[in-house]
RNA sequence: UCCUGGCUCAGAUUGAACGCUGGCGGCAGGCUUAACACAUGCAAGUCGAGCGGAAACGAAGAUAGCUUGCUAUCAGGCGUCGAGCGGCGGACGGGUGAGUAACGCGUAGGAAUCUACCUAGUAGUGGGGGACAACCUGGUGAAAACCAGGCUAAUACCGCAUACGCCCUAUGGGGGAAAGCGUGGGACCUUCGGGCCACGUGCUAUUAGAUGAGCCUGCGUAAGAUUAGCUAGUUGGUAGGGUAAAGGCCUACCAAGGCGACGAUCUUUAGCUGGUUUGAGAGGAUGAUCAGCCACACUGGGACUGAGACACGGCCCAGACUCCUACGGGAGGCAGCAGUGGGGAAUAUUGCACAAUGGGCGCAAGCCUGAUGCAGCCAUGCCGCGUGUGUGAAGAAGGCCUUCGGGUUGUAAAGCACUUUCAGCUGUGAAGAAAGAUUUAGAGUUAAUACCUCUUAAUAUUGACGUUACCAAUAGAAGAAGCACCGGCUAACUCUGUGCCAGCAGCCGCGGUAAUACAGAGGGUGCAAGCGUUAAUCGGAAUUACUGGGCGUAAAGCGCGCGUAGGUGGUUUGUUAAGCGAGAUGUGAAAGCCCCGGGCUCAACCUGGGAACUGCAUUUCGAACUGGCAGGCUAGAGUAUGGUAGAGGUAAGUGGAAUUUCCUGUGUAGCGGUGAAAUGCGUAGAUAUAGGAAGGAACACCAGUGGCGAAGGCGACUUACUGGACCAAUACUGACACUGAGGUGCGAAAGCGUGGGGAGCAAACGGGAUUAGAUACCCCGGUAGUCCACGCCGUAAACGAUGUCUACUAGCCGUUGGGAGACUUGAUCUCUUAGUGGCGCUAACGCAAUAAGUAGACCGCCUGGGGAGUACGGCCGCAAGGUUAAAACUCAAAUGAAUUGACGGGGGCCCGCACAAGCGGUGGAGCAUGUGGUUUAAUUCGAUGCAACGCGAAGAACCUUACCUGGUCUUGACAUCCUACGAACUUACUAGAGAUAGUUUGGUGCCUUCGGGAGCGUAGUGACAGGUGCUGCAUGGCUGUCGUCAGCUCGUGUUGUGAAAUGUUGGGUUAAGUCCCGUAACGAGCGCAACCCUUAUCCUUAUUUGCCAGCACGUAAUGGUGGGAACUCUAGGAGACUGCCGGUGACAAACCGGAGGAAGGUGGGGACGACGUCAAGUCAUCAUGGCCCUUACGACCAGGGCUACACACGUGCUACAAUGGACGGUACAGAGGGUUGCCAAGCCGCGAGGUGGAGCUAAUCCCAUAAAACCGUUCGUAGUCCGGAUUGGAGUCUGCAACUCGACUCCAUGAAGUCGGAAUCGCUAGUAAUCGUGAAUCAGAAUGUCACGGUGAAUACGUUCCCGGGCCUUGUACACACCGCCCGUCACACCAUGGGAGUGGAUUGCACCGUGGUAAUCGUCCUCCCGCUUUCGGGGAUGGCGGUUACCACGGAGUGGUCAAUGACUGGGGUGAAGUCGUAACAAGGUAGCCCUAGGGGAACCUGGGGCUGGAUACCCUUCCUA
Repeated sequence: UCCUGGCUCAGAUUGAACGCUGGCGGCAGGCUUAACACAUGCAAGUCGAGCGGAAACGAAGAUAGCUUGCUAUCAGGCGUCGAGCGGCGGACGGGUGAGUAACGCGUAGGAAUCUACCUAGUAGUGGGGGACAACCUGGUGAAAACCAGGCUAAUACCGCAUACGCCCUAUGGGGGAAAGCGUGGGACCUUCGGGCCACGUGCUAUUAGAUGAGCCUGCGUAAGAUUAGCUAGUUGGUAGGGUAAAGGCCUACCAAGGCGACGAUCUUUAGCUGGUUUGAGAGGAUGAUCAGCCACACUGGGACUGAGACACGGCCCAGACUCCUACGGGAGGCAGCAGUGGGGAAUAUUGCACAAUGGGCGCAAGCCUGAUGCAGCCAUGCCGCGUGUGUGAAGAAGGCCUUCGGGUUGUAAAGCACUUUCAGCUGUGAAGAAAGAUUUAGAGUUAAUACCUCUUAAUAUUGACGUUACCAAUAGAAGAAGCACCGGCUAACUCUGUGCCAGCAGCCGCGGUAAUACAGAGGGUGCAAGCGUUAAUCGGAAUUACUGGGCGUAAAGCGCGCGUAGGUGGUUUGUUAAGCGAGAUGUGAAAGCCCCGGGCUCAACCUGGGAACUGCAUUUCGAACUGGCAGGCUAGAGUAUGGUAGAGGUAAGUGGAAUUUCCUGUGUAGCGGUGAAAUGCGUAGAUAUAGGAAGGAACACCAGUGGCGAAGGCGACUUACUGGACCAAUACUGACACUGAGGUGCGAAAGCGUGGGGAGCAAACGGGAUUAGAUACCCCGGUAGUCCACGCCGUAAACGAUGUCUACUAGCCGUUGGGAGACUUGAUCUCUUAGUGGCGCUAACGCAAUAAGUAGACCGCCUGGGGAGUACGGCCGCAAGGUUAAAACUCAAAUGAAUUGACGGGGGCCCGCACAAGCGGUGGAGCAUGUGGUUUAAUUCGAUGCAACGCGAAGAACCUUACCUGGUCUUGACAUCCUACGAACUUACUAGAGAUAGUUUGGUGCCUUCGGGAGCGUAGUGACAGGUGCUGCAUGGCUGUCGUCAGCUCGUGUUGUGAAAUGUUGGGUUAAGUCCCGUAACGAGCGCAACCCUUAUCCUUAUUUGCCAGCACGUAAUGGUGGGAACUCUAGGAGACUGCCGGUGACAAACCGGAGGAAGGUGGGGACGACGUCAAGUCAUCAUGGCCCUUACGACCAGGGCUACACACGUGCUACAAUGGACGGUACAGAGGGUUGCCAAGCCGCGAGGUGGAGCUAAUCCCAUAAAACCGUUCGUAGUCCGGAUUGGAGUCUGCAACUCGACUCCAUGAAGUCGGAAUCGCUAGUAAUCGUGAAUCAGAAUGUCACGGUGAAUACGUUCCCGGGCCUUGUACACACCGCCCGUCACACCAUGGGAGUGGAUUGCACCGUGGUAAUCGUCCUCCCGCUUUCGGGGAUGGCGGUUACCACGGAGUGGUCAAUGACUGGGGUGAAGUCGUAACAAGGUAGCCCUAGGGGAACCUGGGGCUGGAUACCCUUCCUA
């Protein structure tokens, strides 16, 4: 970088909650938690037109009493009506979602059913009877309530009669009903109550419908297989019972079935749906409000009544809880509406009304209705409106920023001119109202003009909301803006504060003194009565992939076969119509979504219509394809015949070489082993050698990317048995095929069991080495094991990391080989195996007819890293262990391929005083100097591997000086501005260590427009000065270093998805990316080189202060003088370019040799330092941001310190001597410096030096004698005539001043040291070495630094090694780049989790006991009825009590299973800036790594056996490409 892959965000949504804020209205919504417990009120009653009646209330009347407006009675007589009997309704409406994984729900069907009220039809509605409440009387009880006796009505109850239709039936027959009430009325009758008639309404039977309900079935409907077997009424049949109804629903008998891998059973979770939300869709999530269904009503069970219940506001029992109680006993059930407590992040009023809609009852009026309609609370959501509009530049003030100029807030405000929505106040004022009632008219019914029903008209009414909506008037910009964000994703930037703190954070991440990331401010961005946050769902996520993914290396192909179920299946004909296609019908509730309209001013919202509801069922048609059925075919597959090759398998036998051991001979001192050694063996005769014997294991050469096999695997030879492959030609079968969940077999090595065997090798173990250690690598031994037989185990990098089968393709009939076979013996065909280029594919690497290409069939597997292939459970195993296989927790990554670098105890090529070859040093001594350390009041600060340490410092006695001690100053020692005074300046004295302070003398100047000004000093005020204070990790500038190494890049083009590559690589060559050739590159830039300076040669011109050959003059001598321009010098040119010749090379570049030349291949030296690296050095040269100090961290002064001294290191000087020391004599430089200076000659001093004063602003004078060298003399190997440290004394010079603390001189003293351990430095020629000279700094003070010349070597075979560097290539887990990365134990802290003696709990199976209920049955008692019977007796019904049986519930105790919780202790795991031990891995990671297995060890790990390459390097073999 590309890919894989997870994490995260931007969107939409919500019954939400929290934070900040809050103007109005409309429409919606509002306990998601404790199906927790509930105070109080209300939520289901109604009917007097069913009944007996009359407790209460009311009106009118009469009577009586009297306090003349009250009481009592008449008199249930009226309106009405408590309680009661009776009817209907309390099974609806309302709530909740606990249970339920189910015919519960959804959808589509079905037959064996019921259905009150309602509709339609048919037929009836006759005639009797006896009770029980209420009521009265009595009794018990605290109460709730109950008991006994007596009276009574009915649309209550029971017979009788009748029976169209109905039910049962053996088809003969048999059975079963009912109830009245209201209103009106002409005749007739009357006991005056009525009868009777009519209408209305009930009632009975029955049919049909409608509605509602019950039942059955197909399909669909959560998760778990770490739940695989479940089931005895279980499955079916027969008979019976039961039910409204089919049915094991129940019982008896018979049979042994039924369900299940298409997931039974079990466990967990869950009301289902229309819909809602998201999404392009397919899907996913969800099931609030509204609507349909179900289930539940304190918990569990049960039935009764009824058309309907096993019943929310009914009953009974049991249980828990609460309440009352006189303790004996009773009462209750808000998951109805309000409301309370509790729980919770969290969810409202103990409101109004039945006006509307709807429901119950009623003939109706009406009553009831927490359903419902409304209101209240809440920004909880959606929608709408407003918080003003226009103008207004002095661009106000203020704020913020600033480069100090200004910018911005900003037309924003103010000001001016307008408007008045909403809210406020005042007033007007709809619609929601229709029914019903009364009256009028008409019609129907009827005998009827009553009554009743329908229609019409009129009248007076009925509104919770409601101070309604709407409208108008009125006043005034008046009353109405916040929240979040501003590093990237993501729209929006600055300042201040803070300083890894405080804090932020969705992810990446921000914060350690310049934070656009924290906090505040200014400004900006977004949304807006809201805005953010949190939680949750979908999306993005093609990140579970049906639409729509993958598996060589990223996670992912079972180790390999055989084969069951399943899936898929060649060709042809016919048929069928399951799939498939088309049409039709039914259904898919309404609401919602979508489209078109309509109504609220718009919208949200409401409403009409349509479409849609992708589905299911029925039916008709079609017949290509798939399937079914039937019949053919031969191309798939198989069989038969004959052959071929082969380490295919099993068993038996045979063979030789070698190791070892034993015996015998020869023979003598070592052998063996290693990097080197040692342990070991050997004089008791080893090793070596010869002969013989024994025994086990393995089969050299052949042997080959050769062969065979499904894989594991198979290698001497022979025989027997046996599997598969291939070839040829015919014949046969006729799809018999492919794959393959479970299943089953095989399955390297190690390991296990039993019994053998045991030569070699060799875990463990012992010893020797190595090492800091060495539980290793190396060595000497050595046991299991390795071998055989039988039985287990079942795993490996069991790999081609590539499942099996089939077909196709550019076959270039590509190409090169290997192994087989066949015949037509060829230029042949087929199979198999290995490589190579291309299409295509791939993230790339690569694959490429043996596919990783294009397709098909089937199976297996994957879904971030870690935890973990682990725990628990199951299965297998003798064990080791295998297989199946999670979660909590944790991280924001982990991975693959390729790229560029860097690195390697990888490889190749090359260079460098890098090594080697040499010369001289350092390290040892003394001293000098710097540093560290220590010390100190201070020993100022900086520099710290190379690249700090004779460095900053080219020079600390004071000064310097920054440090310390003490004394002083505060606008200041220094700068600018303002004011006042004074010229500036200067003399002297006093005090003090001085700074300073006081006194004092002289002086009043310059310019002028006459106002003043300039300069200087003093004083004052504040702005400010000042800081060698901090940060070199905020910086500029400068510098060091790699490195004077040859590199570093760019444009265009090309290649690659891309990072990038190419160029710049390759072949040569060079000091060089220097040049040439080749070449998908062509060019260019910075570097290299050259241009610059210097030096070496020559020439020309010029000639002073330099020079003097020749010519003169002169001197003791000297270019001293005249002159000269030859020489030297000065300064300006020339000259060198591989130019010429020969050879080599590729006809090149170039190299080698030669000529010429002063110089030859860069002639020598210097300056010059690419892109960059080291947060390298410097804030103390200077400059500078920020911070800090401001009577001090500033300034002045004196003294001290930087010079200390047990010690360590660096750099030097001087030496240790004879190539020398000392003495004497003699010669030759170059380059510099000099007026505050160099200082001559002369004189003095042993000398340092003094004196002196000539000359010189320098090619003129001075410093200034160069020294080594050379010529002599002496010393004779010694701590010396070497060496000079140290110390004493005496001096000189500089300087205010040499005490701390200068240099030099003289005299004296005479230390260490006799060539230096490990180690280490410089140098390749005028170099090293050695010798002196000068300069800067400087008053004085070099052994340092810089420069100058004199004398002047040795060596380089060469590139193996050390160090550094360059290029190419290779590996990499590194990229802060090997001073990298990284593993495990141990120690500490925290977190989740497994095991665990157990402990308490929940749930469930089985068997049992007790209590209660229900049902059945039996017994007994009471009451009533029938009247069969002469009575006894018999039959029927209600009720009480008791027994038995069955079932159920609850409780108890027993024994099992499952689940969650907890538990001393314990196991591993994860996380955690700087803990311990090692260094296992990444490079050949220093013993290549890894996999399986076994043993061992503090730990990573080590070792043995087998396997893999996902190993570097090198060689050999084999093979290919290039022509």
The RNA shown here (small-subunit ribosomal RNA) has 1523 nucleotides and comes from an uncultured prokaryote. Its mean pLDDT, the model's own confidence on a scale to 100, is 82. Its Rfam family is "Bacterial small subunit ribosomal RNA".